This is a predicted structure of a 596-nucleotide part of an RNA (large-subunit ribosomal RNA, domain I) from an Acidimicrobiales bacterium. Its Rfam family is "Bacterial large subunit ribosomal RNA". RNAcentral holds the full RNA, with entries from ENA. Lineage of the source: Bacteria > Bacillati > Actinomycetota > Acidimicrobiia > Acidimicrobiales.
Context: one part of a larger RNA
């Protein structure tokens, strides 16, 4: 020193475990903010470093519910003080306080800080200081003022606005918009209108009641699913893209304006006794008239075209009041009655009843014995019981009957939420039919030329959407589609707006599940984890569970300065002794054997 053997030391694999992960479904719920958000600094406990909670009223205050004996969070013992059957701690629902940053908003600023007006208040002999409220822009509405320039207008001043501002994980809409890749090279094309960047809106968004689709028969707003169909078609006709209708489901809802016309009102031109005041008869007025333009109210809203005006026919009840003056007539308004309708459009505010639901909870069957094993019965054995409950979890091992639970019933002062039914309240009510010449029926619009985009359609026979630039129509015998274009036919009525639900998503809440993970795995984080640490910054970013059923965590004694260790005890076990379950190889030893 090698080999073997056994017995250690290091080390931390394997196996078992799970408080923490993934995925999915379900239900509910879907916005938060100038009433200061979201996200943070700093504080805040008798003794407090960190987490948590909270906010100078500071692990907390009040109130109503709920529960029922212990309690004063967690890492974490102790100590000290105190609370509580006069119901505390703890739980839910409402409400008080809530430094300072943060849209952040009296100015400023290197976020968590600095410095002020201005009103009351308080201190100080007086200055300096302190407290409480207000003081940002922009938009709206109202209102008093006012240049250039007479009226006006821009601009400014006051007064109100629970307006707007900033944020949200994914879904949604709209402006912009690659490129790696595929095409086995590339350039059209692809990949893709995808990544990504900005606006915007919301609990959903878009979308939406036909100038649609269809085909000789016909649907009847949207939007999502199946299907149609990888069809029809686009295509260096290559890669590769890729519809529609119709059918069958989800859901279901329709609405309001411009315009013709009529009334007021204001302004602009014109206008004089003529036209005009509702008609008619008599008497009266004298810028009232006509003509354009704005704004208000009535009216109206459609494709068997419709609507207005006019004329005819038909058509609710009372009672009051309207116009230059009486009489008749016709006509407006206003109330009530009676009908109808209504809070997501279609007008718009709210309160209340009852019913469910939700945000604390409550009840809730049944098992014992064993001198059997064993540290310990939940196992064995032996005889019962319960069961709308024998899902699951804890109890010193496999527990329907020991605990928490589970099936089943039940429960709300106070706040939410959703429908039904009601009721205060609100709104609406004269038109319907017919016929005619007339009037109206969305313009720099549609269409065309150019030049683009998106559509299953890469300009292509290319229709039809949408942009840009240019030109530039028609108002119902018009006008626009049915995929160049023409006729016939058929469908539809642009150039204004609104709309629920049936769709999409899951940051957060609550329950389920699981041929998911089981501490190099699963979330990056089972543990002070977006910590520690790095990086000027943007940003990267770890590691690290496990005694035991129970701390019963080794009282005492002995060696050592101390670590450590040998006895004694504990405990089923201590080679379970907190560097702690198992305790594997590499790796370093200690004995014996061997071999040179």
């Nucleotide at each position: 020193a090698g080999c073997c053997a056994a017995c250690g030391g290091u080390g931390g694999a394997u196996g078992c475990c799970u408080u923490g992960g993934c995925g999915c479904c379900u239900g509910a719920a879907g916005c938060c903010g100038a009433u200061g958000a979201a996200g943070g600094a700093c504080g805040u406990g008798g003794g407090a470093g960190g987490c948590u909670g909270c906010g100078a009223a500071a692990a907390g205050c009040c109130a109503c519910g709920g529960g029922g004996a212990g309690c004063u969070g967690c890492c974490u013992a102790c100590c000290a003080a105190g609370c509580u059957u006069c119901g505390a701690u703890c739980c839910g629902u409402g409400g008080a306080c809530g430094u300072c940053c943060g849209a952040a908003u009296g100015g400023g600023g290197a976020a968590a800080c600095c410095c002020g007006g201005c009103a009351c208040c308080c201190g100080u002999a007086a200055c300096g200081g302190g407290g409480u409220g207000u003081c940002a822009c922009u938009c709206c509405g109202g209102u008093c003022u006012g240049a250039a320039u007479a009226c006006a207008u821009a601009g400014g001043g006051c007064c109100g606005g629970u307006a707007g501002a900033g944020g949200g994980a994914a879904c949604c809409g709209g402006g912009g918009g690659a490129a790696u890749u595929g095409a086995a090279a590339c350039a059209u094309c692809u990949c893709a209108g995808u990544a990504c960047c900005c606006c915007g809106a919301g609990g959903a968004g878009a979308g939406g009641a036909a100038a649609g689709c269809a085909a000789c028969a016909g649907c009847g707003a949207c939007u999502c699913c199946c299907u149609g169909a990888g069809u029809a078609g686009c295509g260096g006709c290559g890669a590769g893209c890729g519809a529609a209708a119709c059918g069958g489901g989800a859901a279901g809802a329709g609405c309001c304006u411009a315009a013709a016309c009529c009334g007021g009102u204001c302004c602009a031109g014109u206008g004089u006794c003529a036209a005009g005041c509702c008609u008619g008869g008599u008497g009266g007025c004298c810028u009232u008239g006509c003509u354009g333009g704005g704004c208000c109210g009535g009216g109206g809203u459609c494709g068997u075209g419709g609507g207005a005006a006019a004329u005819c026919g038909a058509a609710u009840g009372a009672a009051g009041g309207g116009g230059c003056a009486c009489c008749a007539g016709a006509c407006c308004c206003u109330u009530c009655g009676c009908g109808g309708a209504g809070u997501u459009a279609c007008a718009a505010a709210a309160c209340u009843g009852c019913u469910g639901c939700u945000u604390a909870g409550u009840g809730g069957a049944a098992g014992u014995g064993u001198u059997c094993u064993g540290g310990a019965a939940c196992g064995g054995c032996a005889c019962g019981c319960c069961g709308u409950a024998g899902c699951g979890g804890g109890u010193a091992a496999g527990a329907g009957c020991c605990c928490c639970g589970u099936a089943c019933a039940c429960g709300a002062a106070a706040g939410g939420c959703a429908a039904g039914c009601g009721g205060u309240c609100u709104c609406c009510g004269a038109u319907c039919g017919a016929u005619u010449c007339u009037c109206c029926c969305g313009a720099g619009u549609a269409g065309c030329g150019c030049c683009g985009g998106a559509u299953c359609u890469g300009g292509g026979a290319a229709a039809g959407c949408c942009g840009g630039u240019g030109u530039g129509a028609a108002u119902c015998u018009a006008c626009g589609a049915g995929g160049a274009c023409c006729a016939c036919c058929u469908c539809g009525a642009a150039a204004g707006g609104c709309u629920a639900a049936g769709u999409a998503c899951u940051c957060a809440c609550a329950g389920g599940c699981g041929a998911c993970c089981g501490a190099u795995a699963g979330u990056g984080a089972a543990c002070u984890a977006g910590u520690a640490c790095c990086g000027u910054g943007a940003g990267g970013g770890a590691a690290a569970g496990g005694u035991g059923a129970a701390a019963a965590g080794c009282a005492c004694c002995c060696c050592g300065g101390g670590a450590g260790g040998g006895g004694a005890g504990u405990g089923a076990a201590a080679u379970a002794g907190u560097a702690c379950c198992u305790g594997a190889a590499a790796c370093c030893g200690u004995u014996g054997g061997u071999u040179u």